[in-house]
Context: one part of a larger RNA
RNA sequence: CUGGGCGUAAAGGGCGUGUAGGCGGAUUUUCUAGUCAGAUGUGAAACCCGGUGGCUUAACCACCGGCCUGCAUCUGAAACUGUUAAUCUUGAGUAUGGAAGAGGAAAGCGGAAUUCCAGGUGUAGCGGUGACAUGCGUAGAUAUCUGGAAGAACACCGGUGGCGAAGGCGGCUUUCUGGUCCGAUACUGACGCUGAGGCGCGAAAGCUAGGGGAGCAAACAGGAUUAGAUACCCUGGUAGUCCUAGCUGUAAACGAUGGGUACUAGGUGUUGGGGGUAUCGACCCCCUCAGUGCCGAAGCUAACGCAUUAAGUACCCCGCCUGGGGAGUACGGUCGCAAGGCUGAAACUC
Numbered sequence: 001c002u003g004g005g006c007g008u009a010a011a012g013g014g015c016g017u018g019u020a021g022g023c024g025g026a027u028u029u030u031c032u033a034g035u036c037a038g039a040u041g042u043g044a045a046a047c048c049c050g051g052u053g054g055c056u057u058a059a060c061c062a063c064c065g066g067c068c069u070g071c072a073u074c075u076g077a078a079a080c081u082g083u084u085a086a087u088c089u090u091g092a093g094u095a096u097g098g099a100a101g102a103g104g105a106a107a108g109c110g111g112a113a114u115u116c117c118a119g120g121u122g123u124a125g126c127g128g129u130g131a132c133a134u135g136c137g138u139a140g141a142u143a144u145c146u147g148g149a150a151g152a153a154c155a156c157c158g159g160u161g162g163c164g165a166a167g168g169c170g171g172c173u174u175u176c177u178g179g180u181c182c183g184a185u186a187c188u189g190a191c192g193c194u195g196a197g198g199c200g201c202g203a204a205a206g207c208u209a210g211g212g213g214a215g216c217a218a219a220c221a222g223g224a225u226u227a228g229a230u231a232c233c234c235u236g237g238u239a240g241u242c243c244u245a246g247c248u249g250u251a252a253a254c255g256a257u258g259g260g261u262a263c264u265a266g267g268u269g270u271u272g273g274g275g276g277u278a279u280c281g282a283c284c285c286c287c288u289c290a291g292u293g294c295c296g297a298a299g300c301u302a303a304c305g306c307a308u309u310a311a312g313u314a315c316c317c318c319g320c321c322u323g324g325g326g327a328g329u330a331c332g333g334u335c336g337c338a339a340g341g342c343u344g345a346a347a348c349u350c
Base pairs, nucleotide, nucleotide: 003322004321005320006319007304008303012318014201015200016199017198021194022193023192025088026087027086028085031082033081034080035077036076037075038074039073040072041071042070048066049065050064051063052062053061054060091191092188093187094186095185096183097182098181099180103177104176105175106174107173108172109171110154114150115149116148117147118146119145120144121143125136126135162169163168206247207246208245209244210243211242215241216240220236221235222234223233258317259316260315261314262313263312266295267294268293269292270291271290272289273288274287275286276285299306300305323350324349325348332343333342334341335340
């Protein structure tokens, strides 16, 4: 390079936005760059293929023809790709009327629980375990009642329910704000899809500075267990967990399944719209759009399984894989305060 692949065997980038690039709807038109046809020139010889001939044959050799799939120029064709011009509305978008939502940011508020503080009642235990012990308690604990403080998280509702690109999002109210769905018309007129680099977002842990610190809890200490116990269990307990401003940029960042478009039996739940039937009305029933589950046809698959939310049938664009170990290591580069991240080999070995 070609080929074959990427749910679980190696392989989908953590996610978006978007530059270059690649690809791109319908009708008519222009040109002829790609494309196609013909002609001319050139495409050394040998080699190769076919034919004929020469050494008694063959190998070998000679001659003739072909081949040299290419390049250039000229002439022509105009379906397709491209290009030019014009038009269109079905792709895409805008306006308009509705709808749902833990989507995001900020501020304020609330109750339960926990711990602590103060006070009342009250007395000898409490706590903890498989059983103990460490620990707390006559300086009055645990229990119970009243009052107060603090921080963090929001029971029930709650649901293979909802929203978000992913990470993720759950008490209530207000303000600001992003996206989505449905209906009917009007408008723009291909404005689209993907996306190397780039830019942004990105759980937890970690880092810097300043706050905060109830509970929980790496490290650490003690008590048990044990042959030992640097653990599992228990009593404590510091970073951290929380907030603000920055950094880090990784995860089994998973649906282990990139995005887009079109097509291909159904059945049954559920969420948000719309329409119809029915009704006084709400239900019910039927149809339809968008999501989210389960079960299954064809088909696919090594099997498991997937199956209109495809892993089916096709096309477009991107990323990635190419035996195991060495190794996501070394070296170099680059980013980072650091921890480390990204990029990423080889020798050797099986």